The prediction has a mean pLDDT of 88. Small-subunit ribosomal RNA, central domain from a metagenome, 349 nucleotides, folded computationally.
Context: one part of a larger RNA
RNA sequence: CUGGGUGUAAAGGGAGCGUAGACGGACUGGCAAGUCUGAUGUGAAAGGCGGGGGCUCAACCCCGGAACUGCUUUUGAAACUGUAAGGCUAGAGUGCAGGAGGGGUGAGUGGAAUUCCUAGUGUAGCGGUGAAAUGCGUAGAUAUUGGGAGGAACACCAGUGGCGAAGGCGGCUUACUGGACGGUAACUGACGUUGAGGCUCGAAAGCGUGGGGAGCAAACAGGAUUAGAUACCCUGGUAGUCCACGCCGUAAACGAUGGAUACUAGGUGUUGGGGAGCAAAGCUCUUCGGUGCCGCCGCAAACGCAUUAAGUAUUCCACCUGGGGAGUACGUUCGCAAGAAUGAAACUC
Numbered sequence: 001c002u003g004g005g006u007g008u009a010a011a012g013g014g015a016g017c018g019u020a021g022a023c024g025g026a027c028u029g030g031c032a033a034g035u036c037u038g039a040u041g042u043g044a045a046a047g048g049c050g051g052g053g054g055c056u057c058a059a060c061c062c063c064g065g066a067a068c069u070g071c072u073u074u075u076g077a078a079a080c081u082g083u084a085a086g087g088c089u090a091g092a093g094u095g096c097a098g099g100a101g102g103g104g105u106g107a108g109u110g111g112a113a114u115u116c117c118u119a120g121u122g123u124a125g126c127g128g129u130g131a132a133a134u135g136c137g138u139a140g141a142u143a144u145u146g147g148g149a150g151g152a153a154c155a156c157c158a159g160u161g162g163c164g165a166a167g168g169c170g171g172c173u174u175a176c177u178g179g180a181c182g183g184u185a186a187c188u189g190a191c192g193u194u195g196a197g198g199c200u201c202g203a204a205a206g207c208g209u210g211g212g213g214a215g216c217a218a219a220c221a222g223g224a225u226u227a228g229a230u231a232c233c234c235u236g237g238u239a240g241u242c243c244a245c246g247c248c249g250u251a252a253a254c255g256a257u258g259g260a261u262a263c264u265a266g267g268u269g270u271u272g273g274g275g276a277g278c279a280a281a282g283c284u285c286u287u288c289g290g291u292g293c294c295g296c297c298g299c300a301a302a303c304g305c306a307u308u309a310a311g312u313a314u315u316c317c318a319c320c321u322g323g324g325g326a327g328u329a330c331g332u333u334c335g336c337a338a339g340a341a342u343g344a345a346a347c348u349c
Base pairs, nucleotide, nucleotide: 004320005319006318007303008302012317014201015200016199017198021194022193023192025088027086028085030083031082033081034080035077036076038074039073041071042070049065051063052062053061054060091191092188093187094186095184096183098181103177104176105175106174107173108172109171110154115149116148117147118146119145120144121143125136126135162169163168206247207246208245209244210243211242215241216240220236221235222234223233258316259315260314261313262312263311266294267293268292269291270290271289272288273287274286275285276284277283278282298305299304322349323348324347331342332341333340334339
């Protein structure tokens, strides 16, 4: 390489947009590049294969044959692929009229709570733990009441509920804005799927500059525990957590399950629409889109999956090939750095 695979054994890219490429609906009549067909020339000889012959046999040698699956030129065929043309509407998209949503960005605003400041009441404790101590407190703490400051997060609603490509998104109001869904069938007429490179987005932590800093809290300090305790527990506490702008580009970035299309028993919740019926705060039937559970066929090593497939098929991309060495070394690219990406071998079992 082939073959076989990728939920858990090695293996799905963190996610999207999209270039080249690959693949691609239904109809008509052309062309004939692929394809099929007849012929032509060539495909050296020797060797190999099958038949026959010569050395006493064999090895060896000789004769004629098939084959050499290929290429060139040419006669035809037109189903399929391709190609150019024409028309189609079931894929895809647009329009119209709708409802749902923590989708995104900016601005404004609200209450509860913690902390701090200030004033009142009030007195000896508070706090913390398994038990304590460090700590705070007669310079009046804790508790409680009034006033104020500031930052961060939004109880209940809240839900295997919603939205988003993923990361993720939750007080309220407002401006701008993206997508999906159901209905209709007016328009376009295959405009589609996937996507190597590429570009964009990408939790937390971390980095740069400038702000901010209530609570929490790596590091650090102290108190305990312990044989020790560089921990678990306690009292403190700085980066950080927050904002703006710019980097970083990784996660058990998980459904450990790439995307698209079609098909293949059902049952039962829930969510967003539509239709029909009835005795109508509702119920029943039905139909699209999502999200769960259970369960046939089938699949699977088993666990399990099972119309949201890990089933049956087609198509495109990514990835795997024994363990360790090692996601290391070297080189290259990117980065301010931390480091990231790409990514071996010797050796060893």